[in-house]
RNA sequence: UAGGCUUUAGGUGAUGGAGUUCACCUUUAAUCGCUUGCUGAAAGCUAAUGACUCCUGCCGCAAU
Numbered sequence: 001u002a003g004g005c006u007u008u009a010g011g012u013g014a015u016g017g018a019g020u021u022c023a024c025c026u027u028u029a030a031u032c033g034c035u036u037g038c039u040g041a042a043a044g045c046u047a048a049u050g051a052c053u054c055c056u057g058c059c060g061c062a063a064u
Stems, first nucleotide, its partner, number of pairs: 009026005016055006033045004
């Protein structure tokens, strides 16, 4: 320095945090939304979750 094995874990799942759970990846990885469009440029749309719950932020309505 390279390869293999074992142990320990860590990371990711389109915008924040926490708990539970599921899936995926092992750093050359998992992952990086959708529509129109000429694989470009440009324009438009949904969403703080992978799923559930809570908090925060944002949007709309109503009351004090």